A computed fold for a 407-nucleotide RNA from Erythrobacteraceae bacterium WH01K, annotated as Bacterial RNase P class A. Its Rfam family is "Bacterial RNase P class A". The family's RNA type in Rfam is ribozyme. The sequence is in RNAcentral, with records from ENA. The prediction has a mean pLDDT of 77. A source record names the gene rnpB. Taxonomically the source falls in Erythrobacteraceae (Bacteria, Pseudomonadati, Pseudomonadota, Alphaproteobacteria). The model forms 96% of the base pairs in the Rfam consensus.
[in-house]
RNA sequence: CCAGGGGGCCGGGCAGCCGCGUUUCUUUCGAAGCGAGGAAAGUCCGGGCUCCACGAAACAAGGGUGGCGGGUAACGCCCGCCCGGCGCGAGCCGAGGGAAAGUGCCACAGAGAGCAGACCGCUUCGUUUCGGCGAAGCAAGGGUGAAAGGGUGCGGUAAGAGCGCACCGGGGAACCGGCAACGGCGACCGUCAUGGCAAACCCCACCCGGAGCAAGGCCAAAUAGGGGCCUCGCGCCUUCGCAGGCAGGGGUGUUUCGCCCCGAGAGGCCCGGGUUGGCUGCUAGAGCUGCGGAGCAAUCCGCAGACCAGAUGAAUGGCUGCCCAUGCGGGGCUGGUGCGUUCUUGGGAAACCGAGGCGCGCAUACCGCCCGCUGGACAGGACCCGGCUUACAGGCCCCCUGGCACU
Numbered sequence: 001c002c003a004g005g006g007g008g009c010c011g012g013g014c015a016g017c018c019g020c021g022u023u024u025c026u027u028u029c030g031a032a033g034c035g036a037g038g039a040a041a042g043u044c045c046g047g048g049c050u051c052c053a054c055g056a057a058a059c060a061a062g063g064g065u066g067g068c069g070g071g072u073a074a075c076g077c078c079c080g081c082c083c084g085g086c087g088c089g090a091g092c093c094g095a096g097g098g099a100a101a102g103u104g105c106c107a108c109a110g111a112g113a114g115c116a117g118a119c120c121g122c123u124u125c126g127u128u129u130c131g132g133c134g135a136a137g138c139a140a141g142g143g144u145g146a147a148a149g150g151g152u153g154c155g156g157u158a159a160g161a162g163c164g165c166a167c168c169g170g171g172g173a174a175c176c177g178g179c180a181a182c183g184g185c186g187a188c189c190g191u192c193a194u195g196g197c198a199a200a201c202c203c204c205a206c207c208c209g210g211a212g213c214a215a216g217g218c219c220a221a222a223u224a225g226g227g228g229c230c231u232c233g234c235g236c237c238u239u240c241g242c243a244g245g246c247a248g249g250g251g252u253g254u255u256u257c258g259c260c261c262c263g264a265g266a267g268g269c270c271c272g273g274g275u276u277g278g279c280u281g282c283u284a285g286a287g288c289u290g291c292g293g294a295g296c297a298a299u300c301c302g303c304a305g306a307c308c309a310g311a312u313g314a315a316u317g318g319c320u321g322c323c324c325a326u327g328c329g330g331g332g333c334u335g336g337u338g339c340g341u342u343c344u345u346g347g348g349a350a351a352c353c354g355a356g357g358c359g360c361g362c363a364u365a366c367c368g369c370c371c372g373c374u375g376g377a378c379a380g381g382a383c384c385c386g387g388c389u390u391a392c393a394g395g396c397c398c399c400c401u402g403g404c405a406c407u
Base pairs, nucleotide, nucleotide: 001403002402003401004400005399006398007397008396009395010394012323013322014321015320016319017318018317020035021034022033023032024031025030037378041389042388044387045386046385047384048383049212050211051210052209062208063207064206065205066204067081068080069079070078071077082096083094084093085092086091097203098202102201103200104197105196106195119142120141121138122137123136124135125134126133127132150168151167152166153165154164155163169192170189171188175184176183177182216280217279218278219277226271227270228269229268230267231266232265235246236245237244238243248262249261250260251259252258288305289304290303291302292301293300294299324376327373328372329371330370331369333368335367336366337363338362339361340360341359342357343356344355345354346353347352
C1' cells in the first nucleotide's frame, strides 16, 4: 500500500433574536433552572409496580425453554468454554436434550424407502424349435434416488458376499485430564450395533396464576334515572289509612257468570352509584458521572459527586450569522506531483545513470490550497427498568489476519 475480520464511539457545534412546556421565586410585570433517543420504534422476551383470583404444596391441562459453567432482580439476554459446519487466516454460523420407550412420515424416480430388496445382471443345473424358458444360489457390477445396511486391496468361491485377512473409517470398557460439557489413550467389537426427520406426535429435565397506568386511588357539576322522608291529593260509600262494597274501562272469540288487569299523581328536602371533568399514580432510579478494587470476561464491590423531560390533542421549535463534515462547480495557485527542457556536479570510453537549482515551460489525473453554491441520516417520550430485533447520510478510533514492496 492492497484485500479482509472483530470491537467501540459520534451522529452537527457556537452565538443572537422570537416562541413552546414545566418547576421555583415574585403582589404584578417578569426572572432563573431544566426540556427526547441510540434506537424514544416493533411491542418480541424478562422484571418492578397495581388490581383481581387463590390455604400451602403436588398432580393434571396448556404454553415455553433445551451443550456445559458463570453473570443477573429475571430472561428466550450477556460472558467464557465445549462440540459440529465454513474460511489459507483473523474469525463467522448453529432451536446444540432424547431416533436401542413407542407411534408416524420419507415426495418424484425406482424392483425395493426400513423385520430391506432383486429391474438389468452374475453363476450352476435342467430344458430348448438355439431366440430363449424354468429351478436354485448371489448381491460384486449397472440403473433410480436427498438417502439403497462402510471403503480399498488380497484371499476365497460355481458366482459372490466382513465369508476370512490387512489397512482406513466406525463403535467403544477401563484408565488419565477437566467443576462440567467434553477431550486424550484405547482393551475389545466383523450380528460393524440400530438411515433421516422430534420448528411430527411423543419422552426427559426445568420454568410459568390472570389482566394491565384506559392498572389502581381520591374529589365532584348539569340532565336523566334509582332510593328514603315530609306535605297535598285520590270516581262514590264506610274509613285516618289498609281493606271491603258499589260503579267505570280493557282482556278472556260473542252473551251471562266467573277470573285477571287498569283507572293518581304532584311538590319539597336528603342519600348513594354511574357518565363527563379534575387531582393522584408520575418520575430519585435493579438509574447517571468520576475514581479505585476483584474477575479472562459478562459482572460485582467500595468511595465521591450531580439532579437529569413529565406533556395530555399532547411542549422540546423557527429565522439569521460564523464554523465543521458532505456533495457539486470554478481557479494553475511563487503547494506537492507528473512530463519536457536547461544549468551545476558525481560515475562512465560512450550510450546513459544518480544528486542538486528561490532555472524555465506545459499539465491538473491524484494529494493539498483559495472562491462560490449546497446542506446534516434514521427517527421522536406518554408508568418505569433490563434485553432482543429492526431503521440509520456521513464520520472517527482501537485491535487483528492474508498478500506485496522495502529495511